[in-house]
RNA sequence: UCGGGGAUCGUCUAAUGGUAGGACGCCUGGUUCUGGUCCAGGUAAUCUAGGUUCGAAUCCUGGUCCCCGAG
Repeated sequence: UCGGGGAUCGUCUAAUGGUAGGACGCCUGGUUCUGGUCCAGGUAAUCUAGGUUCGAAUCCUGGUCCCCGAG
C1' cells in the first nucleotide's frame, strides 16, 4: 500500500429498516445473627461525520482504531 472482517451498557453478547434486549458487574430492598447463596427492583450502550428513508445499530460514503491475509 492492497484485500477481507470488526467497533453496541463497566465486561461479554443479541437485535430481518419499526420500543436497543439478555447475562455478569454495580446500587437498593427482601431473606440471614453477619457475610455469601437465593429472590425482587433499579442502573447503564449503538466508534465518529455526513447521506438515503416516514423511520437507520442495521443500507451507502468519508474518517479513526483493532484483527487476519497478500505484496

Predicted 3D model of a 71-nucleotide RNA (transfer RNA) from a Parcubacteria group bacterium.
Its Rfam family is "tRNA". From the family's description: Transfer RNA (tRNA) molecules are approximately 80 nucleotides in length.
It was read from a public genome assembly.